Annotation: Guanidine-I riboswitch aptamer from Georhizobium profundi, 115 nucleotides, folded computationally. Its mean pLDDT, the model's own confidence on a scale to 100, is 81. The model forms 100% of the base pairs in the Rfam consensus.
[in-house]
RNA sequence: GGUGACGGCAUCUAGGGUUCCGUCCGAUCCCGCCAAUGCGGGGUAGGAGCUGGUCCGAGAGGUGCAAGCCGGGGUUCUUUGCCCGGUGACACGGCGGGACAAAAUCCCGGGAGGC
Numbered sequence: 001g002g003u004g005a006c007g008g009c010a011u012c013u014a015g016g017g018u019u020c021c022g023u024c025c026g027a028u029c030c031c032g033c034c035a036a037u038g039c040g041g042g043g044u045a046g047g048a049g050c051u052g053g054u055c056c057g058a059g060a061g062g063u064g065c066a067a068g069c070c071g072g073g074g075u076u077c078u079u080u081g082c083c084c085g086g087u088g089a090c091a092c093g094g095c096g097g098g099a100c101a102a103a104a105u106c107c108c109g110g111g112a113g114g115c
Base pairs, nucleotide, nucleotide: 008065009064010063011062012061015056016055020053021052022050023048024047025046027044028043029042030041031040032039033038068087069086070085071084072083073082090110092113096108097107098106
């Protein structure tokens, strides 16, 4: 200096927005009550991420499982399938862009860059 592997899946959470639900807000229409300003119920379209439900969700967060590898057992001429145990590491990180309804620690990306 170069190449390869270690970097898999599920689930939960941090986090995220707003497709749907819900909540709140005013508007309008219908009905009822009231002396009246108004109040209650129902419908329609709109606005607000608004505690929530649905939804998205971490390489560098949690948990579990798996591949692989090592050792042992067992079968066997030998090997494989099978069983048990171990291992399954470490990890600072933009800008910008992309998808879905939209956003994000999602994807580009264990990237660029840095040590």